């Protein structure tokens, strides 16, 4: 940089001791010990693995290899994860409501997209 996913799921112990949830705003978590580190346990199924199918390559053909799709297992390997939707929002568009409220504008709610981020694969 590209692609995919991000509304589900899964916690105990030991050590430590004041911050943490990426930044900002909000709202939360936290001396009834958060965050972090280690040990053990668990969740999930991205890659690897297994089966089947399609297409393509080689080839007389099959095996095989590659890409894609569907399904499976969690035994084994590489990661990841185990408060809150990625905790919510910020930018754009639409719909509805409220404001004297038709237009403009502001606020609120909902929906769609984006940005940023996380994880995996390349």
């Nucleotide at each position: 940089c590209u692609c995919a996913u991000c509304g589900a799921g899964a916690g105990g112990g030991a050590c430590u001791g004041a911050g943490g949830g990426a930044a900002c705003g909000g709202c939360c978590c936290g001396u009834c010990g958060a965050c972090g580190u280690c040990c053990c346990g668990g969740c999930a199924a991205c890659c690897g693995c297994c089966a089947c199918g399609a297409c393509a390559g080689c080839g007389c053909a099959a095996c095989c290899c590659g890409u894609c799709g569907u399904g499976g297992a969690a035994a084994c390997g590489g990661u990841g994860c185990c408060a809150a939707u990625u905790c919510c929002g910020g930018c754009c568009c639409g719909u509805g409501g409220c404001g004297a409220g038709a237009g403009c504008c502001g606020c609120c709610a909902c929906g769609g997209g984006g940005a940023a981020g996380a994880u995996g694969a390349g």